[in-house]
Annotation: RNAcentral holds the sequence, with entries from ENA and SILVA. A computed fold for a 1506-nucleotide RNA from Runella sp. SP2, annotated as small-subunit ribosomal RNA. The coordinates come from a structure-prediction model, not an experiment, and the mean pLDDT is 83. Lineage of the source: Bacteria > Pseudomonadati > Bacteroidota > Cytophagia > Runella.

RNA sequence: ACGAUGGAGAGUUUGAUCCUGGCUCAGGAUGAACGCUAGCGGCAGGCCUAAUACAUGCAAGACUAGGGGGCAGCAAUGUCACCGUCGCACGGGUGCGUAACGCGUAUGCAACCUACCUAUCACAGGGGGAUAGCCUUUGGAAACAGGGAUUAAUACCGCAUAAAGCAGGGGCUCCGCAUGGAGAUAUUGCUAAAGAUUUAUCGGUGAUAGAUGGGCAUGCGUCUGAUUAGUUAGAUGGUGGGGUAACGGCCUACCAUGGCGAUGAUCAGUAGGGGGCGUCAGAGCGUGGUCCCCCACACUGGCACUGAGAUACGGGCCAGACUCCUACGGGAGGCAGCAGUAGGGAAUAUUGGGCAAUGGAUGCAAGUCUGACCCAGCCAUGCCGCGUGCAGGAAGAAGGUCCUCUGGAUUGUAAACUGCUUUUUUGGGGGAAGAAGAGACACCUUGCGAGGUGUUGUGACGGUACCCUAAGAAUAAGCCACGGCUAACUACGUGCCAGCAGCCGCGGUAAUACGUAGGUGGCAAGCGUUGUCCGGAUUUAUUGGGUUUAAAGGGUGCGUAGGUGGUUUAAUAAGUCAGUGGUGAAAGCUGGUUGCUCAACAAUCAAGUUGCCAUUGAUACUGUUAGACUUGAGAGAAGUGGAGGCUGGUGGAAUGGAUGGUGUAGCGGUGAAAUGCAUAGAUAUCAUCCAGAACGUCAAUUGCGAAGGCAGCUGGCUGUACUUUUUCUGACACUGAGGCACGAAAGUGUGGGGAUCAAACAGGAUUAGAUACCCUGGUAGUCCACACUGUAAACGAUGCGAACUAGCUUUUUGUCUUUAAGGUUGAGAGGCUAAGGGAAACCGAUAAGUUCGCCACCUGGGGAGUACGCCGGCAACGGUGAAACUCAAAGGAAUUGACGGGGGUCCGCACAAGCGGUGGAGCAUGUGGUUUAAUUCGAUGAUACGCGAGGAACCUUACCUGGGCUAAAUCACAAUAGAAUUCUUCAGAGAUGGAGGAGCUAGCAAUAGCUGUUGUGAAGGUGCUGCAUGGCUGUCGUCAGCUCGUGCCGUGAGGUGUUGGGUUAAGUCCCGCAACGAGCGCAACCCCUGGGGAUAGUUGCUAACAGGUUAAGCUGAGGACUCUAUUCCAACUGCCUGCGCAAGCAGAGAGGAAGGAGGGGACGACGUCAAGUCAUCAUGGCCCUUACGUCCAGGGCUACACACGUGCUACAAUGGCAUGUACAGAGUGUUGCGAGCCAGCGAUGGUAAGCCAAUCACAAAAAGCAUGUCACAGUUCGGAUUGCAGGCUGCAACUCGCCUGUAUGAAGCUGGAAUCGCUAGUAAUCGCGUAUCAGCAAUGACGCGGUGAAUACGUUCCCGGACCUUGUACACACCGCCCGUCAAGCCAUGGAAGUCGGGGAGACCUAAAGCGGAAGGUAAAAGAUUUCGUUAGGGUAAAUCUGGUAACUGGGGCUAAGUCGUAACAAGGUAGCCGUACCGGAAGGUGUGGCUGGAACACCUCCUUU
Repeated sequence: ACGAUGGAGAGUUUGAUCCUGGCUCAGGAUGAACGCUAGCGGCAGGCCUAAUACAUGCAAGACUAGGGGGCAGCAAUGUCACCGUCGCACGGGUGCGUAACGCGUAUGCAACCUACCUAUCACAGGGGGAUAGCCUUUGGAAACAGGGAUUAAUACCGCAUAAAGCAGGGGCUCCGCAUGGAGAUAUUGCUAAAGAUUUAUCGGUGAUAGAUGGGCAUGCGUCUGAUUAGUUAGAUGGUGGGGUAACGGCCUACCAUGGCGAUGAUCAGUAGGGGGCGUCAGAGCGUGGUCCCCCACACUGGCACUGAGAUACGGGCCAGACUCCUACGGGAGGCAGCAGUAGGGAAUAUUGGGCAAUGGAUGCAAGUCUGACCCAGCCAUGCCGCGUGCAGGAAGAAGGUCCUCUGGAUUGUAAACUGCUUUUUUGGGGGAAGAAGAGACACCUUGCGAGGUGUUGUGACGGUACCCUAAGAAUAAGCCACGGCUAACUACGUGCCAGCAGCCGCGGUAAUACGUAGGUGGCAAGCGUUGUCCGGAUUUAUUGGGUUUAAAGGGUGCGUAGGUGGUUUAAUAAGUCAGUGGUGAAAGCUGGUUGCUCAACAAUCAAGUUGCCAUUGAUACUGUUAGACUUGAGAGAAGUGGAGGCUGGUGGAAUGGAUGGUGUAGCGGUGAAAUGCAUAGAUAUCAUCCAGAACGUCAAUUGCGAAGGCAGCUGGCUGUACUUUUUCUGACACUGAGGCACGAAAGUGUGGGGAUCAAACAGGAUUAGAUACCCUGGUAGUCCACACUGUAAACGAUGCGAACUAGCUUUUUGUCUUUAAGGUUGAGAGGCUAAGGGAAACCGAUAAGUUCGCCACCUGGGGAGUACGCCGGCAACGGUGAAACUCAAAGGAAUUGACGGGGGUCCGCACAAGCGGUGGAGCAUGUGGUUUAAUUCGAUGAUACGCGAGGAACCUUACCUGGGCUAAAUCACAAUAGAAUUCUUCAGAGAUGGAGGAGCUAGCAAUAGCUGUUGUGAAGGUGCUGCAUGGCUGUCGUCAGCUCGUGCCGUGAGGUGUUGGGUUAAGUCCCGCAACGAGCGCAACCCCUGGGGAUAGUUGCUAACAGGUUAAGCUGAGGACUCUAUUCCAACUGCCUGCGCAAGCAGAGAGGAAGGAGGGGACGACGUCAAGUCAUCAUGGCCCUUACGUCCAGGGCUACACACGUGCUACAAUGGCAUGUACAGAGUGUUGCGAGCCAGCGAUGGUAAGCCAAUCACAAAAAGCAUGUCACAGUUCGGAUUGCAGGCUGCAACUCGCCUGUAUGAAGCUGGAAUCGCUAGUAAUCGCGUAUCAGCAAUGACGCGGUGAAUACGUUCCCGGACCUUGUACACACCGCCCGUCAAGCCAUGGAAGUCGGGGAGACCUAAAGCGGAAGGUAAAAGAUUUCGUUAGGGUAAAUCUGGUAACUGGGGCUAAGUCGUAACAAGGUAGCCGUACCGGAAGGUGUGGCUGGAACACCUCCUUU
């Protein structure tokens, strides 16, 4: 430097994202209230509700210097009431009423008043009659009232004087703003007075002026509702009159018929207004308590009197309600003054002191009065200030809390302790300012009034503030919070309970969210909660929003008011801008300074007060007036286009019908059928005729129209657009609230018509049902005329008009052109895109871009386009259009998934093609169920069920029954005794208990081993939680996927990479590509197997040589072979041919032991299933502790009407049986395998060689092969079941083992629906081995080899999976979501016969006081009386507005896992939705027209790219 000082967000919709949008929070404020707590002071504030009712006291009196009296006193004097004068209209209170000139602001009064005060001028002469008091008397309970006599005044009344006053008319001068005004001036009439006295003074009358205070009028501003649209009769104006201080319909008579209103009258509701106050960046929004100004009110309503002033808070009259007194006849009263009481309420103070100060009334004054005021009291109600100590102090004390618990952490320098200080506190002492005075006295000055100086003299607060001094840390801390927002965390208790919660949300056994404790955070004599307001909220958007899809464009046009408006000239100066003047009260706010110790608070000065009024200028823009122009707009002329509209005529095809013919048994219809039609002749076919409706092809993202909409051909009538021309007018324009007109389909009325189609309806099907989808019929309707209705997804979900902002391309129709497959220039209709916009999708000259003008509409979801009211309609209904209540969302676009009875591609023993099974039988085994004292526990779709269990007679064992033990079964250490151990015996089921006896080993030794006892320490639990966990495992799945870095795209979630074209078993590889790379998976590396080489050669092998046997690698010997076991090689589409850009594929190819991954195994990505396991193990937490631990015996886990899974054996001849005979591999063996021999029919027993095993053994392999037999049968099949006799293991085979022999000889003759496995050395079939193990329930499991097939056209379908794409209202992800009726409970609400209130206006009757008039009365008045009018109030009747309540009734919302269905979301299984009509338990269905906000497929067209 500059105009400056000023603006913060967060949580919550989703799996995630962006947006829209609401809800909520953090801030400030408060006349507050409530809860807990509380040391002091200063300053402020304190009935927001019942304008409810009020006991008691006080709140307005003063004057004797106006007057006469009474009383006291000797008197001076004092005092009392009365007359008189001034005041009582101020001050104080409240906010009922009032939406109004009430208030605010600015003007005006030429239409006004103003006591007291100030200034000036003038005056005050002389009389009169009363009356209160006092005295007396009467009535009354009282309040009070009446009569008589007498008396005074600054009380009252004449007379006099009188103008510049008032009134009347006259001329003159000047002025103004229309009526008019001002000033001289001459003239006529009228109007005053009061005295007191101490002689200082104080008063009186008239007039003018001022000041002060008021009155009246006007411009502008001043809440909500249109579901209040018309209102008004003194109403609007005029004339005359009256009235007022004054103007005025203010009042009255007459005349006119006006006035107000969409710029919101009237009506209804609410409300005192302002300065200000709160908040806010501001603009605003909210508010009007305290203080100040104005208004209104004073128990409710009305009325006047007095007065300068009142329609009078502490005056009057009347009426009403209420309260009190009463002798019942009558009276009294008005706290919304200060205190106080009752009541109401969440809630708001003392029946205090003083007139010392300030102010007021009065008085000459002293003074008196003053609940105004100044003070004090109560209350943390607020603001401000102070204090509750400061320093040192680690054994980091004790205690508390927590923990990983010999200990650590924290509370915490905190405490104790030591030193210091004394604000505060208590005691003692001192002690204010606020006071200036007035008055009195003295003196001085002065023309008088008056002024000055000195002395004296006055404090409620208050012995207060303040100061000094003494003592002593002494007297003084709480509240709330601690999941996120939001600063602050742990333990225990509780267990969707109790509870919390502002929003999101916490709590169902490990709660930082409940309760308590410890700790921590925040604030602090307070802290929280609740209510209210502003803010945040740009969430009503002037500043500063929107409307394609989120809420929102009117269905369309014409057009009124209004708003806005082209080019140019001049004038004007209304808007606009600038200067100046006035005003904008004070207080408050802001700044400076000052005073209380600071601050709050206060004082003072300044600034500000963004406004209004006046005035002087400026004139670009807008307006206004006058003129001009042509480009906007319109007109003319000449052409052109079209399913534009209305009306008449006419045509063919099709359909249906009629008649006749031909013709015969079916037709028709569907997924399949049936209803229906047909032998009385249908359908089909031919001919003729009739009827009504709709117009094929052309035909198109074509054309026309404002929209709805419009289609055969043709005549008539008619609207419009475009082009060309630049002939005319000269801004005539744009938009358009109300208004008017048009407005698909359905529907309505009347009359026609009626072929087709077709709501309703009927029948047939389908179905659990089927009020539907499908079928057969079929009426309104569909068509015409006239008249209504007025709505649609009336859509481009996009209002109309104008201008501007790159292009490419298609098409309709004009003009021009050099006639071109071209170009140019218009007007339309489409596609794609730049910039730009958008939340995105997308829009993009036909904008949703950039701007302007006008209109319409929106403000969370539901309730609800509902209710009520009003308007329209014949009705159906349409238009307008809420609230209570309820939720924290509802929603848009896009993303990733998942899903689809969406699509495409691909894979898998998935189907198909095959082989063999299961399901039927018997048995084995597991499970369910049942049973039981127990039948321990777990596993439960796939992914439990021959599973944990790879061995339940005891043990195992966890279960049951019964009997025992209690540091106990076990371990460690120490001590002690004894060897250990073993024998006998008794009791017992045993565990165990008792009794008796025998009895040391190793070591050099110390000592060790074992047992008993004692002590110490560790207990133990197959109890619970696999949803607290580790580890391990299953499954998707050996499926090909899952991700990352950087870059790029997108606001973002996210995408890209990973998609695409090929290929593969594979995200395998290649090519392409905004991607380039990488990781976990795939593959490979590892193991087995298949070929070969090398090395090695025993226990294995044996070709050659030798020996040897009945035979035999038996022996010497050998390493050749087999084999063994270590290592290496070998296979890579490497080669060839074909195809292919490549990757790769094909080929009975070559070669090779092996060929395209040779075969098999191990190996399991990110993750899913809260999958399985606390009973393998480990482990947090919880639970039991003479038992849920532990020991023992017996039982059970083996039960058995039944159901299921997995298996074995079979049903037989491809077989059974008998005899003979051949060939494996892999394993195992010393408490073992056990050859051989003997015995036995056999299981097995006896004896015993060999072998710690390439040596010996188990060990026989079996199917096979050979021969024989059986002949189709419940059998020579099958072997269950059972009897008898045995064997083995083992303490022990009863429950409950296996094996053998013999006898017995069941079911079963190939298995329903359904279902499983397997693609090659596989299935099928055959046997062998092993683990566990004393034995074995093994037919299981895991391995091993032998023999050894069939089939695969293919991917339509079923199942599972992968990728791409599409839709989605799903995301717990289709086992999803979700709609409506019905039933139950709760809540608010609409209607309603009625019923109970409240409000305002009008009609009629009546009518107090008062006022006015009249009568009457009088000399004139007055009073009394009578009467008329007006009116508060009262009454009657009928309407109206509004509120409460209500039998009954309607829908709505919310609730626990109620009932019925399944409407919607995927093509949601009949695409959905909109309008309308009919129908139906319900969602809903159907008809008709419309929309895409429908999927898929095909075709057409267009566009993009090449």